GlmS glucosamine-6-phosphate activated ribozyme aptamer from a bacterium, 162 nucleotides, folded computationally.
The sequence was found by an Rfam model in a public genome assembly.
Its Rfam family is "glmS glucosamine-6-phosphate activated ribozyme aptamer". Rfam describes the family as follows. This entry contains a glucosamine-6-phosphate activated ribozyme that is found in the mRNA for GlmS. GlmS is an enzyme that uses fructose-6-phosphate and glutamine to generate glucosamine-6-phosphate.
RNA sequence: GCUACCAACAGAGCGCCUGCGCCGCGGCUGCGAAGUUCGCGGAUGACGAGGAGGGGGCCGAUCGAAACCAUCGGCGGAUGGCCCCCCGGAUUGGCACACUCGAGAGGCUGACGACAAACCCGCGCGGGCAACCGGCGGACAAAGCGCCAGCCACGUGCUGAA
Numbered sequence: 001g002c003u004a005c006c007a008a009c010a011g012a013g014c015g016c017c018u019g020c021g022c023c024g025c026g027g028c029u030g031c032g033a034a035g036u037u038c039g040c041g042g043a044u045g046a047c048g049a050g051g052a053g054g055g056g057g058c059c060g061a062u063c064g065a066a067a068c069c070a071u072c073g074g075c076g077g078a079u080g081g082c083c084c085c086c087c088g089g090a091u092u093g094g095c096a097c098a099c100u101c102g103a104g105a106g107g108c109u110g111a112c113g114a115c116a117a118a119c120c121c122g123c124g125c126g127g128g129c130a131a132c133c134g135g136c137g138g139a140c141a142a143a144g145c146g147c148c149a150g151c152c153a154c155g156u157g158c159u160g161a162a
Base pairs, nucleotide, nucleotide: 014076015075016074017073019072022042023041024040025039026038027036028035029034047064048063049062053086054085055084056083057082058081059080087102088101089100091098093159094158095157096156097155106152107151108150109149110148112146113145120138121137122136123135125134126133127132
């Protein structure tokens, strides 16, 4: 270095559950239906898109989808934002400062373009007593991105042939 096997990972809108609410069983009340400041067990508890130069500090994180009876409440984390330092790109032939950005390495506005999952719709689909969970098919975003157009910015000083 190659091959085979095994394991882990497959890369943070991510993980978790002691509250409330929900389900089942038991206890208790009730003729019963049912109820329940009780016990045990369980289910749910944010749907995807986008997002990382390195370090530190602070904040406590972009975008839409669904819903508006819980995607409630809480804990941890986090690639987010701001500031500082370092590194790097654009503005120079080079250097410093300034400014802006982060390797696809200026900003803003507008038009156009491709792209999601869940909820939802469909299925003589699967698991569970149930709450609920899953499979297959279908549909639907915004930011960012791509592309086009317009506007703004592209500076100051030094060096002196690059």